[in-house]
């Protein structure tokens, strides 16, 4: 002096680009990319710096004289810009066509027609008007003549209770008898209505009379159930004349082969506010794709600039 090994220490790494913010550089904050790329604190009303800014403060790990740090080039993820494509699509604007309406052609398909289509004529349902008729409901309850009966009164007579006689007024109740459509049939039934009155009262020598209460009975009345009256009403009843109407159903005549619903496609004419498509111009979006620029993470290649340094060992 070199190689090797080892131990040091100087230095280095321990992301990096973009927004954004800031007079500027950096972090905190977003975004993209990427790792072996800590860890703890503050920090966007912000922290820390001055072109020698490319983070502070504090701790730790990793390599180790390794490297680190710049240009230049090649690839390249991703970011910005600007161009141009561009599926699709908004808007004005014409303009052509459907939609809409008529009027023709033609084609399907379905009904119904010689057991009779259209077309006519007619009559009915459906309204009006008259005139009824059925069925239900409500109401109503003829008048008279007579006898007789009830009531008041007067008169004549009897010793009593009563007996005759006349007259009036009245009538539902009891007869005959005529009318009227105006009657039945069950039942109830009167303190102040007819009768007819057990018992009891009352005159009375007795027979017999008399008022009368129950009770029967008959009428007023009333209660159901019928029958009759009647310009008294009602109804998803119904009949007949005559009118009006006839869109629709029906039912008859006449007529004798078509009537009719729906769909397509097609002409032609008209409407065109609206709405729908389509083509043209115009004016916008507009995912993404492509190109150029410009930045770039991360990978190579090639320079270049600092550095390449100290001890120990062994070997040669």
């Nucleotide at each position: 002096a070199a190689c090797u090994g080892g131990g040091c220490u100087a230095g280095a790494c321990u992301g990096g680009a973009g927004g954004g913010u800031u007079a500027g550089g950096g972090g905190u904050c977003c975004u993209c990319u990427g790792u072996c790329a800590g860890c703890g604190c503050a920090u966007a009303u912000c922290c820390c710096c001055u072109a020698u800014a490319c983070g502070g403060c504090g701790u730790g790990g990793u390599c180790g004289a390794a490297g680190u740090u710049c240009a230049g080039g090649a690839g390249g993820c991703g970011g910005c810009a600007g161009a141009u494509u561009g599926a699709c699509u908004g808007g004005g604007u014409a303009u052509u066509g459907g939609c809409c309406c008529a009027g023709g052609a033609u084609u399907u398909u379905g009904a119904c027609g010689u057991c009779g289509a259209a077309g006519u004529c007619u009559c009915g349902u459906c309204c009006c008007a008259c005139a009824g008729g059925a069925u239900c409901a409500a109401u109503g309850g003829u008048g008279g003549u007579a006898g007789g009966g009830u009531u008041c009164u007067g008169g004549c007579u009897g010793u009593a209770g009563g007996g005759c006689c006349a007259a009036a007024a009245u009538u539902a109740a009891c007869u005959a008898u005529c009318u009227c459509a105006a009657c039945c049939a069950u039942g109830g039934g009167a303190a102040c209505g007819g009768g007819u009155c057990a018992g009891g009262u009352c005159u009375g020598g007795a027979a017999a009379g008399a008022a009368g209460c129950a009770g029967c009975u008959c009428u007023a009345c009333u209660a159901u159930g019928g029958a009759c009256a009647g310009c008294u009403g009602a109804u998803g009843c119904u009949u007949g004349u005559g009118g009006a109407g006839c869109a629709a159903c029906g039912g008859g005549g006449u007529g004798g082969a078509g009537u009719u619903g729906g769909g397509g496609u097609u002409c032609u004419g008209g409407a065109u506010c609206a709405c729908c498509a389509g083509u043209g111009c115009u004016u916008g979006g507009g995912a993404g794709g492509u190109c150029u620029g410009u930045c770039c993470a991360c990978u190579c290649c090639u320079g270049a600039a600092c550095g390449u340094g100290c001890c120990c060992a062994c070997u040669u």

This is a predicted structure of a 316-nucleotide RNA (Archaeal signal recognition particle RNA) from Methanobacterium sp. UBA410. It matches the Rfam family "Archaeal signal recognition particle RNA". Clan: SRP clan. It is annotated as a non-coding RNA gene. Of the family's consensus pairs, 95% are formed in the model.